This is a predicted complex of two RNAs, RNase P RNA and transfer RNA, with 365 nucleotides together. Rfam match: Bacterial RNase P class A. The family's RNA type in Rfam is ribozyme.
RNA sequence: CGAGAUCAGGGGACUAUCGCCGCCGCAAGGGGGAGGAAAGUCCGGACACCAUAGAGCAUCGUAGCGGGUAAUGCCCGUCCGCCGUGAGGCGAGGACAAGUGCAACAGAAAGUAUGUACAGGUAAUGCUGUAGUGAAACCAGGUAAACUCUACGAGGUGCAAGCCCAAAUAGGUGAGCGGUGAUUUUGCUCGAGGAGCUCACGGGUUGGGUGCAAGAGUCCAGGGGUAACUCUGGGCCUAGAGGAAUGAUAGUUUAAUACAGAAUCCGGCUUAUUCCUGAUCUCGGUUU
RNA sequence: GGGGCUAUAGCUCAAUUGGUUAGAGCUCCCGGCUCAUAACCGGGUGGUUACAGGUUCAAGUCCUGUUGGCCCCACCA
Numbered sequence: 001c002g003a004g005a006u007c008a009g010g011g012g013a014c015u016a017u018c019g020c021c022g023c024c025g026c027a028a029g030g031g032g033g034a035g036g037a038a039a040g041u042c043c044g045g046a047c048a049c050c051a052u053a054g055a056g057c058a059u060c061g062u063a064g065c066g067g068g069u070a071a072u073g074c075c076c077g078u079c080c081g082c083c084g085u086g087a088g089g090c091g092a093g094g095a096c097a098a099g100u101g102c103a104a105c106a107g108a109a110a111g112u113a114u115g116u117a118c119a120g121g122u123a124a125u126g127c128u129g130u131a132g133u134g135a136a137a138c139c140a141g142g143u144a145a146a147c148u149c150u151a152c153g154a155g156g157u158g159c160a161a162g163c164c165c166a167a168a169u170a171g172g173u174g175a176g177c178g179g180u181g182a183u184u185u186u187g188c189u190c191g192a193g194g195a196g197c198u199c200a201c202g203g204g205u206u207g208g209g210u211g212c213a214a215g216a217g218u219c220c221a222g223g224g225g226u227a228a229c230u231c232u233g234g235g236c237c238u239a240g241a242g243g244a245a246u247g248a249u250a251g252u253u254u255a256a257u258a259c260a261g262a263a264u265c266c267g268g269c270u271u272a273u274u275c276c277u278g279a280u281c282u283c284g285g286u287u288u
Numbered sequence: 289g290g291g292g293c294u295a296u297a298g299c300u301c302a303a304u305u306g307g308u309u310a311g312a313g314c315u316c317c318c319g320g321c322u323c324a325u326a327a328c329c330g331g332g333u334g335g336u337u338a339c340a341g342g343u344u345c346a347a348g349u350c351c352u353g354u355u356g357g358c359c360c361c362a363c364c365a
Stems, first nucleotide, its partner, number of pairs: 001284010012253007020033002023030002035259001039270002042268005047158004054190004059154005064078005079093001080091004094149002099147002101143002111139001116131005162210004172201006184192001203364003217236008289361007298314004307345001316332005338354005
C1' cells in the first nucleotide's frame, strides 16, 4: 500500500419564529414529550383471571459438555465436525447396538442380499483382493429438519387480561342440552365443583377511573469471575394520551443522512438501515 | 393492540411416505369444419411452486426468516 476478519460507539448540537399533546399554576407563565430497532410477534418472563394450577394419556418444544440468568430455543466458555492460506465463520451436534418405514436413476445386488467381472486361494463355499454403479455396498450398512425411542421441560387464555363506578334497556322470544351432573378457558379421561348453559333473533351503552410506569432501570467506582454475569457503594431518572400528540421553516456548525414511529411492561432473537468514528487481528506485496 | 389461516400457469384446483421432465379444466394462440360466427375436432404456448436461506444424494412437499392477502376478538341486562 492492497485485500480481508471480528468487535465497539454515534443515530446530531445550538439559536430564532410559528405550531401539536399532556402536566403544574387563579393568571402571567413554567416544565415535559419515541427508537436502536418503538417492527416481526419468533422465543422467554413479569402481571391478571380461570382449582393457591391437581393426576394420567395425547400434543408440543429442547438436545455434545459445563456455566450465566427471573427465565429462555438467548448469552458465555469449551470439545468435536465442516468451510477458509489465515484472522475467523457455520453447526436442530442424544439414539438407526429396540421396533417400523424409505432409498428415484445407475448398479449383479439397496437389506430377507436370489453375490457381477477379473485375479488368487480351498476338499468346498463371497473364502481373499481388485474393479465397476451409487449419497450409501456383509458392516451391528445409510437415513430421525422419517415415524419413533431416551432425557429434560411446558396447565390454559392474553391488558379487547382483569377490578371498580356510572348510564340506559324489554331480566324478552324461539330451538337445543342439563342432578343419568350440563356449564365451569386444555383434545380425551379422572378429580374438584353443583344449576344453569349454548345458538339464533331482539333491547340498551359506545362513558369515567384503575391496571399504567422508579424498573429483573441506567451511569460511575471498587471487589469476584477466562467470560457471560454478579456483589457492594454513590449519582441520575418528567411519554403514558382520546383513534392516539412528539412537527415545520430559517441560520450557524458538523459525516449527520437512512431505516423508521411508543399503545401493559421487561430480557433476547430476527429483520430493515445512508453514513461517520474508534479498537484489535490476518494474508499478500514493496521499502528500510 | 391480541390471536388464527393462507400463497402452485391469466383463473379454479391436483400432485400418495421427499424421487426422475410439476399435471387437469377454463382462458389464450394455430389449424380444421362453416358462406360467416359460435359450438365441436386436432395441435400448441404458458410456472424462479410468493421471496431468501438451510437439512438431504434429491425439496412444491421438511425446517427457519421475509413479503403479500384473508378472518376473528368491546361492554350491560